Predicted 3D model of a 1362-nucleotide RNA (small-subunit ribosomal RNA) from an uncultured bacterium. It matches the Rfam family "Bacterial small subunit ribosomal RNA". Its family is annotated with structural constituent of ribosome and ribosome in the Gene Ontology.
[in-house]
RNA sequence: AGAGUUUGAUCAUGGCUCAGAACGUACGCUGGCGGCACGCCUUAUACAUGCAAGUCGAACGCAGUAGCAAUACUGAGUGGCAAACGGGUGAGUAUAAUGUGGGAAUCUGCCUUUUGGUUUGGAAUAACACGGGGAAACCUGUGCUAAUACCGAAUAAGCCUUCACAGGGAAAGUUUUAUACGCCGAAAGAUGAGCCCGCACUUGAUUAGCUAGUUGGUGAAGUAAAAGCUCACCAAGGCAACAAUCAAUAGCUGUUCUUAGAGGAAGACCAGCCACAUUGGGACUGAGACACGGCCCAGACUCCUACGGGAGGCAGCAGUAAGGAAUCUUGCACAAUGGGGGAAACCCUGAUGCAGCGAUGCCGCGUGAGUGAAGAAGGCCCUUGGGUUGUAAAACUCUUUCGUCGGGGAAGAAAAUGACUGUACCCGAAUAAGAAGGUCCGGCUAACUUCGUGCCAGCAGCCGCGGUAAUACGAAGGGACCUAGCGUAGUUCGGAAUUACUGGGCUUAAAGAGCUCGUAGGUGGUUAAAAAAGUUGAUGGUGAAAUCCCAAGGCUCAACCUUGGAACUGCCAUCAAAACUUUUUAGCUAGAGUGUGACAGAGGAAAGUGGAAUUUCUAGUGUAGAGGUGAAAUUCGUAGAUAUUAGAAAGAAUACCAAUUGCGAAGGCAGCUUUCUGGAUCAUUACUGACGCUGAGGAACGAAAGCAUGGGUAGCGAAGAGGAUUAGAUACCCUGGUAGUCCACGCCGUAAACGAUGGGCACUAAGCGUCCGACGGGUUCGACCCUGUUGGGUGCUGCAGUUAACGCGUUAAGUGCCCCGCCUGGGGAGUACGGUCGCAAGACUAAAACUCAAAGGAAUUGACGGGGGCCCGCACAAGCGGUGGAACAUGUGGUUUAAUUCGACGCAACGCGAAGAACCUUACCUGGGUUUGACAUCCCCGGCCGACACCAGAGAUGGUGUUUUCUCUUCGGAGACCGGGUGACAGGUGCUGCAUGGCUGUCGUCAGCUCGUGUCGUGAGAUGUUGGGUUAAGUCCCGCAACGAGCGCAACCCUUGCCCUCAGUUGCCAGCAGUUCGGCUGGGCACUCUGGGGGGACUGCCGGUGACAAGCCGGAGGAAGGUGGGGAUGACGUCAAGUCCUCAUGGCCUUUAUAUCCAGGGCUACACACGUGUUACAAUGGGGGUCACAAAGGGCAGCGAAACGGUGACGUGGAGCGAAUCCCAAAAAAGCCCUCUCAGUUCGGAUCGCAGUCUGCAACUCGACUGCGUGAAGCUGGAAUCGCUAGUAAUCGCGGAUCAGCACGCCGCGGUGAAUACGUUCCCGGGCCUUGUACACACCGCCCGUCACACCAUGGGAGUUG
Repeated sequence: AGAGUUUGAUCAUGGCUCAGAACGUACGCUGGCGGCACGCCUUAUACAUGCAAGUCGAACGCAGUAGCAAUACUGAGUGGCAAACGGGUGAGUAUAAUGUGGGAAUCUGCCUUUUGGUUUGGAAUAACACGGGGAAACCUGUGCUAAUACCGAAUAAGCCUUCACAGGGAAAGUUUUAUACGCCGAAAGAUGAGCCCGCACUUGAUUAGCUAGUUGGUGAAGUAAAAGCUCACCAAGGCAACAAUCAAUAGCUGUUCUUAGAGGAAGACCAGCCACAUUGGGACUGAGACACGGCCCAGACUCCUACGGGAGGCAGCAGUAAGGAAUCUUGCACAAUGGGGGAAACCCUGAUGCAGCGAUGCCGCGUGAGUGAAGAAGGCCCUUGGGUUGUAAAACUCUUUCGUCGGGGAAGAAAAUGACUGUACCCGAAUAAGAAGGUCCGGCUAACUUCGUGCCAGCAGCCGCGGUAAUACGAAGGGACCUAGCGUAGUUCGGAAUUACUGGGCUUAAAGAGCUCGUAGGUGGUUAAAAAAGUUGAUGGUGAAAUCCCAAGGCUCAACCUUGGAACUGCCAUCAAAACUUUUUAGCUAGAGUGUGACAGAGGAAAGUGGAAUUUCUAGUGUAGAGGUGAAAUUCGUAGAUAUUAGAAAGAAUACCAAUUGCGAAGGCAGCUUUCUGGAUCAUUACUGACGCUGAGGAACGAAAGCAUGGGUAGCGAAGAGGAUUAGAUACCCUGGUAGUCCACGCCGUAAACGAUGGGCACUAAGCGUCCGACGGGUUCGACCCUGUUGGGUGCUGCAGUUAACGCGUUAAGUGCCCCGCCUGGGGAGUACGGUCGCAAGACUAAAACUCAAAGGAAUUGACGGGGGCCCGCACAAGCGGUGGAACAUGUGGUUUAAUUCGACGCAACGCGAAGAACCUUACCUGGGUUUGACAUCCCCGGCCGACACCAGAGAUGGUGUUUUCUCUUCGGAGACCGGGUGACAGGUGCUGCAUGGCUGUCGUCAGCUCGUGUCGUGAGAUGUUGGGUUAAGUCCCGCAACGAGCGCAACCCUUGCCCUCAGUUGCCAGCAGUUCGGCUGGGCACUCUGGGGGGACUGCCGGUGACAAGCCGGAGGAAGGUGGGGAUGACGUCAAGUCCUCAUGGCCUUUAUAUCCAGGGCUACACACGUGUUACAAUGGGGGUCACAAAGGGCAGCGAAACGGUGACGUGGAGCGAAUCCCAAAAAAGCCCUCUCAGUUCGGAUCGCAGUCUGCAACUCGACUGCGUGAAGCUGGAAUCGCUAGUAAUCGCGGAUCAGCACGCCGCGGUGAAUACGUUCCCGGGCCUUGUACACACCGCCCGUCACACCAUGGGAGUUG
């Protein structure tokens, strides 16, 4: 000294919480010793029992005991002193207390000093004796007696009374004979006590008025003493916003705790004062009491009783009961200190000194020290290597503090006397021996792992942990902190500058009163003099001791104690100073005001008056609609509306001017004229001479709505009505329409009454407007106009400064001074209660319980908006063809099933994983088997392995038989393989894609995403990346506090389009020759083609445009023109997107089973729904015939020619070919010829029957194909929806992967070959800029209210109870 917590992040505001210290503490766990302290905070509740105040025979008599006696002792009395101290408690008390400092009108036993006395008489009475009464307590009659008990007389130096004269008042003796102890009067002191005054002394105004002995006077009474202390009379005062009175709470102080301090909180122990003693009242005695252990009365309670009466008071020490979270022994002693009595010895003393109990606190000590690595065992963790517990233990060596045992043994005590006590302390002995726990370990906050649990159990001071990998729960290991303690709970201060005096704020976070006037108060220009209240200095008194601080000393140290010093920041008194404030006096004119002269204005009040418009009425013209809306309807209209013309009436408001204008304190003020009237401004400098500013209470004004009474009512128009809209529509829209709006008079007193900014004064850069004045200059005949200075208002920009930022900025939110108002987390609540005001509505004032950890401000980045701007995309539009309707194929959902294995679910799941489920696949089901296993490594034993045949079985598997005898070798053996065995282990398409890697989808081939340095900002962040152009593009150019760079874009790569070159078989054939006419052969490589290498395109050229740019438009040339076409290539990231069933992998689960083998079944089911496709519905077509033209691929367990057979699938056959050579292979649409003629057809082909072909162990469930026959739905498809911008769509066929077989799917190939795009308003998606936001899980967001249920608090309540 700070920290956590509002947010995605930031700054500031603001609350909550934590770390510290303390305690008369309590509770939980634990507990060795000693010293010093402390110990009913609750019930001022009730108390059993014992003790806590007595003493004196040297004041007195009596009785008794002992003694022969003298005498001594004892007892109850008389008498004296004490009992008013000491001890306890804090109920009451807000002042009759207390603290501090003063004061005058007093008393004071015992004590000290001084002084003067102590003479002489008297009458009683207890005890006692004898009686009486009573249960008792006790009372009472008669008689006797003493005194230092009581009462006279004398005396009076002082003394008292009194103006004076004068008057008044005393005593006590004892005896041991003394300088004794007492007694009386007086004076003084000391001590103690009483009284008065100033200042200080809790909260509440939702307590504003209180007081009749009240305030004062005179006279008396009374007291020790002043005084309404009391009384009589007189006067009418006294206190109070500087808080009286009332209510609540409370003993006050020195001090204690905390704090840097200022403060805040407290008032245990110790000390001073006060008050009280069961509750209330009263006096007596006495020096002192209205008396804790005295008296009387009353009350409550308890006890005794013979019922008639009596007794008692622990807030003394112990102790008991109850209460409570909670607080001790019915101890020892008067040895010390102190007190009472006494001459003394001595007696008494629960004061006190000690001991006991309690970790309640503070302080000190101990529970061992050294060596000790095999880093033991055990525990825990583990990547299985090790790490850690840990030199820790063991072991060896040593020591004995405390404790134990034994011995000695103080001081406290001045001569004697010691409760404590055989205590403190000292010596000796034995043994590491008897002595460690508590809390915490997510952050704050020092300290981490494993297991268990699975939003459960639980934790939590705040934030918050726990939903299967919890450092936050529980346990364990380890660690951190403190230590005879450690935590928890409570309370106080601190941190909290979060009540701010020191030391805060109020535009938007809580907070400026709606505005003005003005009282008290606060504050106040300039000069001089005086005073000395504040102020400053000096001196003196006081500020108890203890405490705190410093120094020294004593207990072994410390705590503790002792001594000394300083301090106690305060109060009082005296002296001094005179700058400032104050007071008084005398001046001044710069503040303020007055006068004079001008001037602007919707300033206010009253009266009058004008035109436009609306509505209504009357009359005319005129005819079918009008109104109204997004669209309508209610409504008006043939009984004549709307429209239009003329006239009349009424009420309200005042177009244009008009403005960032003007005026006013604010609210507010607008046609024009008149009257009355307030304020401002400018100029002048004549007058007054600080008269000023602010302003608690108080008063005036105060929009709209509302209230009251009476008018008025054209338009508008709450409420109410109707029509629409809507799921509903008590709304928005429409048609009517009542209060009201208007006037007069009265109330109300509030508004986002806002500049969300109180008033006044002073100071502090500029610039540009505008309104009202004054003074100049220019111009002009003048008006006007232009320009400058100056004063006042009203606006904009902006420096310094300021602000959390936004912003403010001479009209401050800057810098200062003065005064007022207001704020102190959000909600509850500007609410309840009380009070004041009001006719009412309501206004003003204004809480608490309870609840939350936030609520709120400004700014930032995103996201979002049925916000804005710009731009793009087959996004729309323009077109072409589809899907959705039919049948079938295929996938999915659902259903079904023993099983219909699993995954994928908007785009981005659904002809997807699956490039091919009859068995296998296969993960599913049923049944049957195996258990170190179908598969891997290690160990042991034995042996080869293998092939074939037969039997049982559905097969796996089991059994029998036949046959066979591996490789290397150092000859010991080793290895491969097979069988058997043991345990480590194998295995898992079991779970978790929300534990993961890898891979993939998607936004999106969209143009974005970032960084370094610099700069700006308190910061999050911004800038760069925004702006002006341009592009397909963050592409490029220009500008710019930015300058550069990276990942993306583009390019580099592949393919295709043109040319050249090289090469020439299996490809090609222009020319030559041959020919069986087939590039067939010779020959050739020109061409096609193949595949290597080059060229080519770059806005390069020209014109226009653009900013002399980037670029765009047009043109030329060119095979190709502006990224030529296509592909590959996917930034930062998003979706906890998909996948644990490709693979890999953490954790969990399983291990005669969730592993593995086998047979059969299933994945192919089928009322239904959806997606994706195929074929069609026909004439641009179907059928028959004829006849051309491809590309790209594949082929040896293969492609398979010719030829032959079959209607055909196909079969026979086998040439050729590992392929530019042979084969698949026929391309199809197209062309030509013929036929069909609009129909469920010569369209369409589903379905079904029969017969076959092929593959394959095997086509029943469940393959494909062929032939013949059968011939379903379907005649172009609702709402809705998809693809495509050129060699594209559409259409036509061909090939391939997978594959024994199976393709309408998928991946490729070529043939034929269109239409349309005006354009960007709209739908969808995206990019950039900007704006609003209370969203940040980010609009699928946030969030309001009712209701239902539960809980908490409060009210009512039938009732119940004391």